[in-house]
RNA sequence: UAUUAAGUUUUCUAGGGUUCCGCAUAAUUGAUUGAUGGUCUGGUCCGAGAGAAAACCACAAAUAUUUUGUGACACGGAAGGAUAAAAGCCUGGGAGAU
Numbered sequence: 001u002a003u004u005a006a007g008u009u010u011u012c013u014a015g016g017g018u019u020c021c022g023c024a025u026a027a028u029u030g031a032u033u034g035a036u037g038g039u040c041u042g043g044u045c046c047g048a049g050a051g052a053a054a055a056c057c058a059c060a061a062a063u064a065u066u067u068u069g070u071g072a073c074a075c076g077g078a079a080g081g082a083u084a085a086a087a088g089c090c091u092g093g094g095a096g097a098u
Stems, first nucleotide, its partner, number of pairs: 007056006015046002020043002022040001023037003027033001057071006073093001075096001079091003
């Protein structure tokens, strides 16, 4: 020094916590209601650059306006930030390593 579509979006997963629901605990009431607990399997929720799929998109070729193909590779902290909270989320294909 390398940075180029190494692009965008959606759905999902690994993973993540605790707003809401459920569950548990101990109170309370006519009904019930609020409190505590994620050291509760879960539903909602968040969710990958280095996980999956799809759509778009880009490029190339041609039998030419629709078909086919290509879209590779990728070790990685600490710290900080958002949301209720946390995280393979964001800073970030960053620092660093090679």